RNA sequence: ACCUUUAAUCCGCUGAAUCCGGCAAUGGAACGGGAGAACCAUUUUUGGGGUGAAUCGUGAUGAUCACGUAGGGCGAGCUUCCGCCCGAAUCCGUCAGCUAAUCUCGUAAGCGUAGAAGAGGCCAAUU
Numbered sequence: 001a002c003c004u005u006u007a008a009u010c011c012g013c014u015g016a017a018u019c020c021g022g023c024a025a026u027g028g029a030a031c032g033g034g035a036g037a038a039c040c041a042u043u044u045u046u047g048g049g050g051u052g053a054a055u056c057g058u059g060a061u062g063a064u065c066a067c068g069u070a071g072g073g074c075g076a077g078c079u080u081c082c083g084c085c086c087g088a089a090u091c092c093g094u095c096a097g098c099u100a101a102u103c104u105c106g107u108a109a110g111c112g113u114a115g116a117a118g119a120g121g122c123c124a125a126u127u
Stems, first nucleotide, its partner, number of pairs: 011112004018029004030107006040097001047095001048092004056068004071086005077122005
């Protein structure tokens, strides 16, 4: 000097999942979800429905899976390009369309992007 790995702090990412007070229990704000009239709409074993971006198609195998796709995310101010990814899981239990008033629930979990912190434009800060 370079490469790899680990740990800590700061910072950052997915997500509604943050902030404040309190010894605590927990309360409030904020951000999210569900139930729920009229009017309108819909057709319930081919069960139906919710959260979520996470639906759908083709092919293959004894089983596993593979390739795509609706849709979604990241690259450290915004945006265009370019590049890299995800495209799950789970809950209710025969039942819920929309929905004013109203009622009710959650505030978790899991991680580490950098192609030299990519290229252009705009903006901001500093000098």